[in-house]
A computed fold for a 346-nucleotide RNA from an Oscillospiraceae bacterium, annotated as Bacterial RNase P class A. The gene name in the source record is rnpB. The prediction has a mean pLDDT of 76. Its Rfam family is "Bacterial RNase P class A". About the family: Ribonuclease P (RNase P) is a ubiquitous endoribonuclease, found in archaea, bacteria and eukarya as well as chloroplasts and mitochondria.
Formats: sequence, C1' cells, structure tokens
RNA sequence: UGAGCCGGCCGAACGACCGCGGGCAUAAGGCGAAAGCCUGUGCGUGAGGAAAGUCCGGGCUCCGCAGGGCAAGGAUAACGGGUAACACCCGCCAGGGGCAACCCUCGGACAAGUGCAACAGAAAUAGACUUCCUGCCUUCGGGCAGGGGAUGGUGGAAAGGUGGGGUAAGAGCCCACCCGUCGCAUGGAGACAUGACGAUGCUGUAAACUCUAUCCGGAGCAACACCGUGGGAGGACAUCAGGCUGGCCCGGCCGUCCUCAGGAGGUGGCUUGAGCCUGUCGGCAACGGCAGGCCUAGAUAGAUGGUCGUUCUCGACAGAACCCGGCUUACAGGCCGGCUCAUUUC
Repeated sequence: UGAGCCGGCCGAACGACCGCGGGCAUAAGGCGAAAGCCUGUGCGUGAGGAAAGUCCGGGCUCCGCAGGGCAAGGAUAACGGGUAACACCCGCCAGGGGCAACCCUCGGACAAGUGCAACAGAAAUAGACUUCCUGCCUUCGGGCAGGGGAUGGUGGAAAGGUGGGGUAAGAGCCCACCCGUCGCAUGGAGACAUGACGAUGCUGUAAACUCUAUCCGGAGCAACACCGUGGGAGGACAUCAGGCUGGCCCGGCCGUCCUCAGGAGGUGGCUUGAGCCUGUCGGCAACGGCAGGCCUAGAUAGAUGGUCGUUCUCGACAGAACCCGGCUUACAGGCCGGCUCAUUUC
C1' cells in the first nucleotide's frame, strides 16, 4: 500500500422563541366548609438501539392448593460453565469451509422394535441380468443344474477400502496397511483424544413412528384491587292506610333494610429496578464480589413538536403504553480498538 477477519461505540451539534405531557414550588386569580381542584407563574424534566416482531425466558396478578406422583400434550438435545430463568451467552469438543485471522452446524439414539426407500436396476438387506468356474446335454447357436458375490451395468445408497495370497472360479476365506463401531488401557472436569491391545464389519432415513434424558398448571395490565349516581337479581319485614293495574275480589308493583354481581366514570396497579455509571478484585470468557456515585418518560385519545440563526460529513431505520433478560428483523453515514494474508521499502 492492497485485500480481508473480529469486537465495541455513535445515530447531526449549539443557541433563541413559541407550544405540549409529567414532577416540584407557588405571597396571583377562580371554585370549595375543608382537604384540595382548575387557571396562571417559576424551576427542572420528557423515546430507541432497535421503543418493532411478540418468537423464547422470568417478575407481577388472578384462576381451585400450583408441593409430589402418574397419564396426555408440548418443548429442549455433544460437553463444561454463566444466569432469576431460557431455545440465550461464554468456553470447549466433533464435523465442515478458508493460505490465514476466523467462520458455519435442527450436533442424542436406526448396534431396541416397527415403517419407508419413487424411477432405474437381477436384487434396496435380499435375489443372479451379463461376464467367470464346475458337471451334464447339445442340432455347436447354446441349454439345464450348481458354485460365487469378484466384473459390467442401474442407483443418492449394492455385502468396509487398497494391494497381495489363495481357489475350479471366487469371497475377510487368509495376510499387510487404512477406515468405522464396541470393549479395554492411558490422558482429560467432561464431551473427547491417543493406542503397537481384543472383538466386530451392522445401507440410509428419527423436520417417520418410536426410544432416552431434562423441563413445562392455565390465562394475561382490556391481568387485578378499590370507589361507584342510576339500573338489575335474591332474601327479610311491612302489606294498617294510600297510589297504580283492574268493573270488583285475589294477585302483582310502588315502601324500608340486608346481600350479590357490576355497565359508564374515577383511583391504584405505573415505574427504584435480577437498575445504570466509575473504580477495583476473582475468572480465558460469559459473569460474579466489593466500594463510591446517580435517579433516567409514565400518557389514557394518548406529550416529546414547530419557527429562526450558526455550523457540519446534510442526517437512515423508526416512536414508549405493566416491567425486565434474550433472540430475530430494519437501518443513511461515521468513529475506535485488536488481528490475518500478500506485496514493496528500510
């Protein structure tokens, strides 16, 4: 200099004026018996890295106890750790990709059982189409019986692979090397690795049924709690008198008290929390301990906007609605740190 890899961060800046939501204060105005409320004034504050998708995991609330077991259903899936928990994160293993930095993996078990494997092919786990060998027959083209799983052909996959021996021809039938699985030994916390040891050669498929291990009660802030004019349902008392209904009687309703559910509306839930920042210690890391500091929206038709000035790299994706931890998706542009490879120069 060029080409890359990984991680972290920012998401126009400053000022003035006007407007809006929340908070605090308030010798002003209005209302009210008061508490207080409304208006005004002053001070300070007011979206995100994803506030999004609502895909996982929790807190919280109610439902019939939610503690244990069984069944059904569902989820997860190498190993070790982190965490409140997770399908997340970190480390590591195996396999794969890259010269490398590094990246990717829906990564338990088909050697428990069952199922499936289209087409092609003789044959899909079991049989001989062709070539091969033996015997018999022959009209000399071949045919029949047997051996064999080696050759050819088919297929994603064909009885571990290569070479040699052996044989009538062949075959792990035997041998050497290599590969896989199981056992054993050694190392490791473990997955696993290594082995000159022993056994064995079992096709693939579990996003097929199934088996193994672990976990899961359900619904959700429109949860839920409280207040609650009117109205509703049930019960008790009264039914003396009166009113309504009715031609009259009976009956029903209007009365008082209690209980229950609860529409409109209001209040709480609502933002101090597995919180954030800095330092330090432990740990490879995720993360954890300790010390100090900080308070950072809380609306309910829903605020965070507009105008102007200056500057720049001329501004993307997008906006809280109970709250956290993750994942995923969208995103103009910019900054910082670490690392790899190639080339050149010193």